[in-house]
RNA sequence: GGGUUUGUAGCUCAAUUGGUUAGAGCGCUCGGUUUACAUCCGAAAGGUUAGAGGUUCAAGUCCUCUCAGACCCA
Numbered sequence: 001g002g003g004u005u006u007g008u009a010g011c012u013c014a015a016u017u018g019g020u021u022a023g024a025g026c027g028c029u030c031g032g033u034u035u036a037c038a039u040c041c042g043a044a045a046g047g048u049u050a051g052a053g054g055u056u057c058a059a060g061u062c063c064u065c066u067c068a069g070a071c072c073c074a
Stems, first nucleotide, its partner, number of pairs: 001073007010026004019057001029043004050066005
């Protein structure tokens, strides 16, 4: 330099081939339970879906560019 692939909550991952409010587990916080801790139960918070632009009535999903990681070729 060329190609393939991945990027969604603090972490690990869903989201049915574009369609109703983007969710789950773990974790954090609060409450209940306990003498206390753990376990268990309940609740709440937490998201510019890597960034920018485009197509569409509608984009996490499709297209283009950029950034970052992994792999292959030279």
Molecule: transfer RNA
Organism: Candidatus Woesebacteria bacterium